[in-house]
RNA sequence: GUUCCUUUAGUUAAAAUGGAUAUAAUAAGCCUCUCCUAAGGGCUAGUUAUAGGUUCGAAUCCUAUAAGGAACA
Numbered sequence: 001g002u003u004c005c006u007u008u009a010g011u012u013a014a015a016a017u018g019g020a021u022a023u024a025a026u027a028a029g030c031c032u033c034u035c036c037u038a039a040g041g042g043c044u045a046g047u048u049a050u051a052g053g054u055u056c057g058a059a060u061c062c063u064a065u066a067a068g069g070a071a072c073a
Stems, first nucleotide, its partner, number of pairs: 001072007010026004019056001028044005049065005
């Protein structure tokens, strides 16, 4: 330099190839349970890397950028 892959709550992963509130576990906060602690039960908040585009509708398709990785030269 060329080509390709990945990026989703604090963390780890889902989401039938575009379809309606983006889920789950864990972590966090509150409540409950218990003589106390742990475990258990309930509730709450929190996320699609960034910027554009296409579409009635985008985590999903297209373009550019950023970070990480692979192959070739």